[in-house]
Context: one part of a larger RNA
RNA sequence: CCAUGGUUAAGGAACUCGGCAAAUUAGCUCCGUAACUUCGGGAGAAGGAGUGCCUCCUCGGGACAGAGACCUCGCGUCUCGAAGCUCAGGGGGGCCGCAGUGAAAGGUGAGCUGGAACUGGUUAUCAAAACCACAGGUCUGUGCUAAGGCCAGAAGCCGACGUAUACAGACUGACGCUUGCUCAGUGACGGAAGGUCAAAGUGAGCGGUUAGCCGCAAGGCAAAGCUGCGAACUCAAGCCCCGUUAAACAGCGGCCGUAACUAUGACGGUCCUAAGGUAGCGAAAUUCCUUGUCGGGUAAGUUCCGACCCGCAUGAAUAGCGUAAUCACAGCUCAACUGUCUCAACCAUGGACUCG
Numbered sequence: 001c002c003a004u005g006g007u008u009a010a011g012g013a014a015c016u017c018g019g020c021a022a023a024u025u026a027g028c029u030c031c032g033u034a035a036c037u038u039c040g041g042g043a044g045a046a047g048g049a050g051u052g053c054c055u056c057c058u059c060g061g062g063a064c065a066g067a068g069a070c071c072u073c074g075c076g077u078c079u080c081g082a083a084g085c086u087c088a089g090g091g092g093g094g095c096c097g098c099a100g101u102g103a104a105a106g107g108u109g110a111g112c113u114g115g116a117a118c119u120g121g122u123u124a125u126c127a128a129a130a131c132c133a134c135a136g137g138u139c140u141g142u143g144c145u146a147a148g149g150c151c152a153g154a155a156g157c158c159g160a161c162g163u164a165u166a167c168a169g170a171c172u173g174a175c176g177c178u179u180g181c182u183c184a185g186u187g188a189c190g191g192a193a194g195g196u197c198a199a200a201g202u203g204a205g206c207g208g209u210u211a212g213c214c215g216c217a218a219g220g221c222a223a224a225g226c227u228g229c230g231a232a233c234u235c236a237a238g239c240c241c242c243g244u245u246a247a248a249c250a251g252c253g254g255c256c257g258u259a260a261c262u263a264u265g266a267c268g269g270u271c272c273u274a275a276g277g278u279a280g281c282g283a284a285a286u287u288c289c290u291u292g293u294c295g296g297g298u299a300a301g302u303u304c305c306g307a308c309c310c311g312c313a314u315g316a317a318u319a320g321c322g323u324a325a326u327c328a329c330a331g332c333u334c335a336a337c338u339g340u341c342u343c344a345a346c347c348a349u350g351g352a353c354u355c356g
Base pairs, nucleotide, nucleotide: 001351002350003349004348005347006346007345008344010342011341014340019337027051028050029049030048031047036041038174052095053094054093055092056091057090058089060087061086062085066080067079068078069077070076096100108335109334110333111332112331113330114329115327116326120132121131136172137171138170139169140168141167142166148158149157150156175322176321177320178319180252181251182250185249186248187245188244189243190242191241194240195239196238200234201233205229206228207227208226209225212221213220214219253271254270255269256268257267280314281311292308293307294306295305296304
């Protein structure tokens, strides 16, 4: 010097990102116990007092000698119950120490706020959380050979020996109060009049080939058959089209003016849109400017709490706002406590180190 453990004057978080670590607290009995609350809780809230040993008195319980009563006369049942023993209380007196749960001992407590209701689960091996799940809510699909899934376009199986109070998929996430407007775009569902429209069908028409015919010849015309192309017409779904649907994916404006101080703008005008953000909440786990401004707490507070609202860029099941209880969650504060610190010292054990 390192590790582990112990003690420390005065101060007591001044340490530090942060009380990290350590310390305090601790059992049992009695007293006492706030806001809030879903009336269960909160609560061991908080905060107090007592606690050892000896002796005396006293109350109660247990078991017992014995006594009495009844009788189905038994190794019976019931009642009372001395001394001593034993268990648990109450009261008086005394004794010792600094100290009596004499050591050990799985509570430090309180206040404000954010988040998630809760118990539970999670990154085996750096993350336990506000993530996942959850009961509850809603929507959608599915009528049974169900939808959905495994599978090879199979059989078979799961779903389910279930049957819409069921099963499957999606979102939300206890509870309370609520969940506004928009169907223009995308999707889903419904519709079938019209437009578009595949293969296929039908085949107007045009060509290739050549028996034959014409021609002195070169060549021309050309049936049947075979064959190439092919107009018009018929025709499904889809798309176009017409509706519905947002707890489907999603979206939810701008400019100008205006009140008898000023400021502000209930009010008016105008443009655009499918509709222009409602109730709530709001510098927020969201606020750039920003350490916004005001208030509180501190001697001093970029954090914290309460407000304000010009919300860069909140907002309603990608849920909004509240909420008792819960939490190895996150931020702030107070009391107690301490070697965290001012500022370090000493002790013990094991290393390091020296010698062998």
Large-subunit ribosomal RNA, domain IV from a metagenome, 356 nucleotides, folded computationally.
It matches the Rfam family "Bacterial large subunit ribosomal RNA". Rfam links the family to the GO terms ribosome and structural constituent of ribosome.
Its mean pLDDT, the model's own confidence on a scale to 100, is 87.